[in-house]
Order: sequence, then structure tokens, then C1' cells
RNA sequence: UAUUUAAAAAGCCAAACUUGCUGUGAAGUAAAGUACGGAAAGCUAAGGGUCUUAAAAAGAUAGCCUGGCUACUAAA
Repeated sequence: UAUUUAAAAAGCCAAACUUGCUGUGAAGUAAAGUACGGAAAGCUAAGGGUCUUAAAAAGAUAGCCUGGCUACUAAA
């Protein structure tokens, strides 16, 4: 440096629910409680799937799958 693994340690993220705000909507976001789960549940909308809308199209979803980029610890 690359690949694989996630048993241990230190940590990390945070489903759903509640409240505020944004959006026609899917949904997003801020805070708190909580913890379904995760080895990239970090970033990315390139391809597919699903969802939304005024449905030619545009948008949402990365915690749906594939791909791309980046990354801590331990072991091999």
C1' cells in the first nucleotide's frame, strides 16, 4: 500500500415514535428522549428498483441493490 474478516477494545452512526421548520407531495432538516439495526447505515443520484407530482418530464430515496470516491482500530 492492497485485499479479506468484524471476535475483542476504544469509539461512531442512528430506524420507528414525539415537537418545530421547509416542501403540492414523496420527503428533508433542527433539537430532545429512545435504540430497530449497521463494518462503511461516511460522501456520491452514474445504472436499476421503489415512491411522489401538474405525469412530455421533473423530483424523492444512498438505512433498496449495483457502481465510484474516502476512512478509524484489531487480526490474517
c-di-GMP-I riboswitch aptamer from Sulfurovum sp., 76 nucleotides, folded computationally.
NCBI's taxonomy places the organism under Bacteria, Campylobacterota, Epsilonproteobacteria, Campylobacterales, Sulfurovum.
Of the family's consensus pairs, 89% are formed in the model.